This is a predicted structure of a 71-nucleotide RNA (transfer RNA) from a Promethearchaeota archaeon. Model confidence (mean pLDDT): 83 of 100. RNAcentral holds the sequence, with entries from ENA.
[in-house]
RNA sequence: GCGCUUGUAGUAAAGUGGUAUUAUACCAGGUUCCCAACCUGGUGUCCCGGGUUCAAUUCCCGGCAGGCGCA
Numbered sequence: 001g002c003g004c005u006u007g008u009a010g011u012a013a014a015g016u017g018g019u020a021u022u023a024u025a026c027c028a029g030g031u032u033c034c035c036a037a038c039c040u041g042g043u044g045u046c047c048c049g050g051g052u053u054c055a056a057u058u059c060c061c062g063g064c065a066g067g068c069g070c071a
Base pairs, nucleotide, nucleotide: 001070002069003068004067005066006065007064010024011023012022013021018054025043026042027041028040029039030038047063048062049061050060051059
C1' cells in the first nucleotide's frame, strides 16, 4: 500500500429499515443484628461525516480506530 472483518450503556454481547434489548455494573427500596446473596423498581448506549428513504443502529460512500490476511 491492497483486501476482508469488527465498532451498540462503565463492561460483555444481541438486534438489522418502523419504540434500541439482555446480562452485569451503578442508584433507590425490601429482606438481614450487619455484610454478602436474593427480590422489586430506576438511570445510562448505536465510532465520526455525508448520501438514499416518509423513516437509517441497519442500506450506500468517505474517514477514524481495533483485528486478520497478502505484498